[in-house]
Molecule: transfer RNA
Organism: Sphingomonas mucosissima
Order: sequence, then structure tokens, then C1' cells
RNA sequence: UGGGGCGUCGCCAAGCGGUAAGGCACCGGUUUUUGGUACCGGCAUUCACAGGUUCGAAUCCUGUCGCCCCAG
Repeated sequence: UGGGGCGUCGCCAAGCGGUAAGGCACCGGUUUUUGGUACCGGCAUUCACAGGUUCGAAUCCUGUCGCCCCAG
């Protein structure tokens, strides 16, 4: 430099045009002498960033940034 893949909550991770599941962690409550366990509830106005398409974008298109792989 060229090609390909990936970027979603603190971590892992689903989603494949109709407005973001789940697990762990964390916070609150119940239970318990305390801790832990168990149960209930809460937890992503900007889905890496900026534009575009669309009635509607995490999802499609373009560019940028970061990481990984391949080639030189």
C1' cells in the first nucleotide's frame, strides 16, 4: 500500500429494515444473626464516528478511526 473480517451495556453476546434478547457483574428489595444462596425488580436518548438512502437504519450505501487476518 492492496484485499478481507470485526467494532452492540462494565465483560461475554443475540439481532440480518418496524425502533435493542439473554448470561455474568452491578444497584435496590424480600429472606438470613451476618455473609453467601434463593426469589422479585432495575440497568444501552449517541449500537466506534460522520454523512447518505428510507415513512422508518444497530441492520443498507459512502467516508473516517481502531483491532485482527492475508498478500506485497